[in-house]
């Protein structure tokens, strides 16, 4: 240098053009319930989807670029 595959709430993930300013688990708050804790219930904050652009009426989703991680791998010293 070449090819691949990843990137979404604190983490872990789930989407596969329109019914998604985005579900769900664990955590976090609040509150019931206890004598208290836990455990349950019930609510509620939390990501405009790694950045920039394009395509499209419309984009997390398709494209191209650039980042960061992983995984193959050719030359040449």
């Nucleotide at each position: 240098g070449g090819g691949g595959c990843a990137u979404u709430c604190g983490u872990c993930u789930a989407g596969c053009g329109g019914c998604c300013u985005a579900g769900g688990a664990c955590g976090c708050u609040g509150c019931c319930c206890u004598c208290u804790c836990a455990a349950g219930g019930c609510a509620g904050a939390g990501a405009c989807c790694g950045c920039g652009g394009g395509u499209u009426c419309a984009a997390a989703u398709c494209c191209c670029g650039c980042a960061u991680g992983c995984c193959c791998u050719a030359c040449c010293a």
About this RNA
The prediction has a mean pLDDT of 82. A computed fold for a 77-nucleotide RNA from an Anaerolineae bacterium, annotated as transfer RNA. NCBI's taxonomy places the organism under Bacteria, Bacillati, Chloroflexota, Anaerolineae. The RNAcentral record of the sequence draws on ENA. It matches the Rfam family "tRNA".